[in-house]
Context: one part of a larger RNA
């Protein structure tokens, strides 16, 4: 000199954009942060004459594995870069292409009885499904056997053909001409689904190499240890687990131990080499009161389950409930870090055919000079120079064109009026085309009445107002830009280094003057 997620002191006009719990991964009151689907299903309540509509708990589906937080642990089961998988998986999405046949038994809700203070149950009875379980079929997949071909990187891989074994499924909504049927409907058709298979995209698992802390005042470490055979397990390789066999494996190019630490893209500084660092933003990892465990699922657990523990709360003492390292907020500790705000209008996510619902993600507003940037606190004229202050050699010098005064301007502020963008969409109706037996329904294109804004009467624009409402902080012996007087008298005090102060202190305290920066200035801490 530059920099900071800074803090402290004095001071403080406005705006824009950023940024704000770095310490106790300490404890948490309260509210909210993950739901949705009635076009899968039976029912209950309300309304209704009925058809039906609305709402609700339950069964079922899908999503709660994303998004959000934190950095405790972790020195390698992590991360970064480059590879491998002939050792693998993949819900939703896209494309290809085959099917969607036929049966059955339950169960919640509900009703009845009943236990408990509560949390929550128990028994009996009824019922439905895209819930559950059989059978059929197999384009296809998988396993085995045989044959052929091509290829390769070791166990082999790929393709084709044959034989054999085995593996599926679910409906629902809209519309309708002929035919059948008393009707429901069958039947046809369209949309959304369902099953099995192939390919893709994206996502993940596993393996290898290389790289990036300190310490030798840690020198030896290791029995599932190292390898093999077999078996189990997994989506998959493998001591991943187990049985048996062998005695191996790592290490001075630092094993093992200890300390410290999330990693990277990046950031700060520097001419660079380098050094330091990992806030915000992005990717990855790990964690979710502490420790352990499995279940469900395509995938695993912050606001799922079970067990143990600590803590807090309720209790009728028998027993129960909870987990802010989500957003706000509170206590504590700390030098120190904000609102218990508004909205789903936008972007994105979940569910849904859709309308839509949910979303403390996100978008906004608020608070803090915490940072960066911009603007202002007026402009011109105005005396050989007012008053007053300070100094003085008492002549004068200086504050000083500074003020007053005159002439202007009005950014910002205040006030009055006007007033955006962020809106893309959604959509009655109409029209054209596709599908179809169909002028229906549905889908696609075009057109289109109407309609959606939290911020917000905000940004911005115009009028009015009056110089009116807006300057401080540190320093002045040398380093280092800037000097005199008074007070004090080794006292009181200053101090980054050198050092000042014991009666004329440019170094202490005050005043006048000056210097530097300026809505900041200075100090402290830290890095280069």
């Nucleotide at each position: 000199g530059a920099u900071u997620g800074a803090a402290u002191g004095c001071u403080g006009a406005c705006g824009g954009c950023g940024u704000g719990g770095a310490u106790g991964a300490g404890g948490c009151a309260u509210g909210c942060a993950a739901g949705u689907c009635g076009a899968a299903c039976g029912g209950a309540a309300u309304c209704g004459a009925a058809a039906g509509a609305u709402u609700c708990a339950g069964u079922g589906g899908u999503g709660g594995a994303a998004g959000g937080g934190u950095u405790a642990g972790u020195a390698a089961u992590a991360c970064a870069u480059g590879g491998g998988u002939a050792a693998c998986u993949u819900a939703c999405c896209u494309c290809u292409a085959a099917c969607u046949c036929u049966g059955g038994g339950a169960u919640a809700a509900c009703g009845g009885u009943u236990g408990g203070a509560a949390a929550c149950g128990a028994c009996c009875g009824c019922u439905a499904a895209u819930a559950c379980c059989g059978g059929a079929u197999a384009a296809g997949g998988u396993g085995a056997g045989c044959a052929a071909a091509a290829g390769g990187a070791g166990u082999c891989u790929u393709u084709u053909g044959c034989u054999u074994a085995u593996c599926a499924a679910a409906g629902u909504g809209g519309g309708g001409g002929a035919u059948c049927g008393u009707a429901a409907g069958a039947c046809c058709u369209c949309g959304c689904g369902g099953u099995a298979a192939g390919a893709g995209a994206g996502a993940g698992g596993c393996c290898c190499a290389u790289g990036g802390g300190a310490u030798a005042u840690c020198a030896g470490c290791u029995a599932g240890u190292u390898g093999g055979u077999g078996u189990g397990g997994u989506a998959a390789u493998g001591g991943c687990g187990c049985a048996c066999c062998a005695a191996g494996g790592c290490u001075a190019a630092g094993a093992c131990g200890u300390c410290u630490a999330g990693g990277c893209g990046g950031a700060u500084u520097g001419a660079g080499a380098g050094a330091u660092u990992g806030a915000c933003c992005g990717c990855c990892a790990a964690c979710a009161c502490u420790g352990g465990g499995a279940c469900u699922g395509a995938g695993a657990a912050c606001u799922g389950c079970c067990c143990a523990g600590a803590c807090u709360c309720c209790u009728a003492c028998g027993g129960g409930a909870g987990g802010c390292u989500g957003c706000a907020g509170u206590c504590g500790a700390g030098a120190a870090u904000c609102a218990u705000u508004c909205g789903c209008a936008a972007u994105g996510g979940g569910c849904g055919a859709a309308a839509g619902c949910c979303u403390g993600a996100c978008g906004a507003u608020g608070c803090g000079a915490c940072g960066c940037c911009g603007u202002g606190u007026g402009a011109g004229c105005g005396a050989a120079g007012a008053a007053g202050g300070c100094c003085u050699u008492a002549g004068g010098g200086u504050c000083g064109u500074a003020a007053a005064g005159c002439u202007c301007u009005u950014u910002c502020g205040c006030u009055u009026g006007g007033g955006a963008a962020c809106a893309a969409g959604a959509a009655a109706g109409g029209u054209u085309g596709g599908c179809u037996a169909a002028u229906a329904a549905c889908c696609a294109g075009c057109u289109a009445a109407u309609u959606u804004g939290a911020g917000c009467g905000u940004a911005c624009c115009a009028g009015g107002u009056a110089a009116a409402g807006a300057a401080g902080c540190a320093c002045c012996g040398g380093c280092u830009a800037a000097c005199u007087c008074c007070g004090u008298g080794c006292c009181a005090g200053c101090a980054g280094c050198u050092g000042c102060g014991g009666u004329a202190a440019u170094a202490c305290g005050g005043a006048g003057g000056g210097u530097g920066c300026g809505a900041g200035c200075a100090u402290u801490a830290a890095u280069c």

Background: This is a predicted structure of a 528-nucleotide part of an RNA (small-subunit ribosomal RNA, 5' domain) from a metagenome. RNAcentral holds the full RNA, with entries from SILVA. Its mean pLDDT, the model's own confidence on a scale to 100, is 83.